[in-house]
Molecule: transfer RNA
Organism: Clostridiaceae bacterium
RNA sequence: AGGGGUGUAGCCAAGCGGUAAGGCACGGGACUUUGACUCCCGCACUCGUAAGUUCAAAUCUUGCCACCCCUG
Numbered sequence: 001a002g003g004g005g006u007g008u009a010g011c012c013a014a015g016c017g018g019u020a021a022g023g024c025a026c027g028g029g030a031c032u033u034u035g036a037c038u039c040c041c042g043c044a045c046u047c048g049u050a051a052g053u054u055c056a057a058a059u060c061u062u063g064c065c066a067c068c069c070c071u072g
Stems, first nucleotide, its partner, number of pairs: 001071007010024003018055001026042005048064005
């Protein structure tokens, strides 16, 4: 320099045009003498970033950024 892949919550991770599942962690509560376990509730007005397409974008298109791999 060229090509490919991946960016979603504190961490892991689903989602493939119709408005963000789940697990862990964290906060509150129930239970308990206390703690643990178990159960209930809450937790992403921004899906790396900027633009475009669309009635509607995490999802499609383009630029850029970060990381990984391949080629030279």